Two RNAs folded together computationally: RNase P RNA and transfer RNA, 447 nucleotides in total.
It holds a member of the Rfam family "Bacterial RNase P class A".

[in-house]
RNA sequence: CGAGUCGGCCGGGUGACCGCGGCUUGGCGGCGGUGCGCUUCUCAUCGCCACCUUGCUGAGGAAGGUCGGGGCUCCACAGGGCAGGGUGCUGGCUAACGGCCAGUCGGGGCGACCCGAAGGACAGUGCCACAGAAAGCAAACCGCCGAUGGCACGGUUCGCCGUGAACAGGCAAGGGUGAAACGGUGCGGUAAGAGCGCACCAGCGCCCGGGGUGACCCGGACGGCUCGGUAAACCCCACCCGGAGCAAGGCCAAAUGUGGGACGGGUUGCCCGCCCUAUGUCCCCAGGUGGGCCGCAUAGAUGGAUGGUCACCCCACCGGAGCCGGGCAACCGGUGCCGGUGGACAGAACCCCGCCUAUAGGCCGACUCGCCAC
RNA sequence: GCCCCUGUAGCUCAGAGGAUAGAGCAACGGUUUCCUAAACCGUGUGUCGCACGUUCGAGUCGUGCCAGGGGCG
Numbered sequence: 001c002g003a004g005u006c007g008g009c010c011g012g013g014u015g016a017c018c019g020c021g022g023c024u025u026g027g028c029g030g031c032g033g034u035g036c037g038c039u040u041c042u043c044a045u046c047g048c049c050a051c052c053u054u055g056c057u058g059a060g061g062a063a064g065g066u067c068g069g070g071g072c073u074c075c076a077c078a079g080g081g082c083a084g085g086g087u088g089c090u091g092g093c094u095a096a097c098g099g100c101c102a103g104u105c106g107g108g109g110c111g112a113c114c115c116g117a118a119g120g121a122c123a124g125u126g127c128c129a130c131a132g133a134a135a136g137c138a139a140a141c142c143g144c145c146g147a148u149g150g151c152a153c154g155g156u157u158c159g160c161c162g163u164g165a166a167c168a169g170g171c172a173a174g175g176g177u178g179a180a181a182c183g184g185u186g187c188g189g190u191a192a193g194a195g196c197g198c199a200c201c202a203g204c205g206c207c208c209g210g211g212g213u214g215a216c217c218c219g220g221a222c223g224g225c226u227c228g229g230u231a232a233a234c235c236c237c238a239c240c241c242g243g244a245g246c247a248a249g250g251c252c253a254a255a256u257g258u259g260g261g262a263c264g265g266g267u268u269g270c271c272c273g274c275c276c277u278a279u280g281u282c283c284c285c286a287g288g289u290g291g292g293c294c295g296c297a298u299a300g301a302u303g304g305a306u307g308g309u310c311a312c313c314c315c316a317c318c319g320g321a322g323c324c325g326g327g328c329a330a331c332c333g334g335u336g337c338c339g340g341u342g343g344a345c346a347g348a349a350c351c352c353c354g355c356c357u358a359u360a361g362g363c364c365g366a367c368u369c370g371c372c373a374c
Numbered sequence: 375g376c377c378c379c380u381g382u383a384g385c386u387c388a389g390a391g392g393a394u395a396g397a398g399c400a401a402c403g404g405u406u407u408c409c410u411a412a413a414c415c416g417u418g419u420g421u422c423g424c425a426c427g428u429u430c431g432a433g434u435c436g437u438g439c440c441a442g443g444g445g446c447g
Base pairs, nucleotide, nucleotide: 001370002369003368004367005366006365007364008363009362010361012313013312014311015310016309017308018307020058021057022056023055026052027051029049030048031047032046033045034044035043060345064356065355067354068353069352070351071350072245073244074243075242079272080271081270082269084241085240086239087238088237089103090102091101092100093099104118105116106115107114108113119236120235124234125233126230127229128228141175142174143171144170145169148168149167151164152163153162154161155160183201184200185199186198187197188196202226203225204223205222207220208219209218210217211216249294250293251292252291258286259285260284261283262281263280264276265275266274314343315342316341317340318339319338320337322335323334324333325332326331375446376445377444378443379442380441381440384399385398386397387396392430401417402416403415404414405413423439424438425437426436427435
């Protein structure tokens, strides 16, 4: 200098003017309640509303998607079984989680580093197209063999011997197919072959020793045991899950306290248990009322405020005229000036912890690889 | 707030893990006709919404997004 990896942060700043929401200071006005008094005017106090005024305060890293979890609230306290759903290496953190941190194993990258839904295929079932002999427990297309039985020919001392073909038969080395073919290489062995035997390598199982909390790792011995893949197919195993959601729910006020229909209904799949019941429950139709407060916050609710203009500064890009350095030049590099354009994604709605997704541009730190110079 | 469904050719839809994804209508070319329609013959038409993964293999299975539609309170 170039190419990259990981982590963290900012996401415009200052000033002036105008504007919006909430709370608040003071004033004036209107409406309503209460009290003294009561014929009225008037007075005191409280609440609400409108206007003017004082001060304070007012979006994000994701406020988004609503994916996971918790708080809070209610329901017949929430019990059992089935179904259903979720999670799935180990240890820890946490109120909890499918989150985070650290590690193990597997995969990718030269590397920094990244990714992993990572229990079980010997519980059982299913699937593996085409090709291929054969796709799961056996099987043989081309091929190899002629040991064994039979056949043909020849010989014979009549016991059998030799030759040939390959009918039965033996084999799975080689060829070929496929994503995947029943370990690999070599030597022996054989009629030909084969873990059939042996040596080494790979895997599996089991045992021993050591390390680690653990997943697991390291070393050694033994057994020829050689076993297909797929569970993001059904399934099995272990653990977890009651349901609903601030339109939860509570209080005040108003209206109705009715007519007709159903006989069961009860927070969400089914059964049992449990609870309420005929002046009961629920749903449908008809009719009535449909306001306020709390829940509710160091922004905040109601159809929803948090903004706009100008000036200067910051960053990026474009254009113009300069200066400096290199070069014969074209041009290249640096530096400031003037003008113009642009500055993202996005907007709290009960609260919180996470995850995921969107995001112009910029800053900081650590590290890796390559090239060049000293 | 809670929940569900859909996305495949220009349009309407099939396809439930297997080679080069189909059907009808539409479109285009040709024959016929003076011309058109009809009829007949033929042809093409695809980021299977997007990305990543599982698998030998994905339109189909899984996860996360995007777009559209619907239901309940």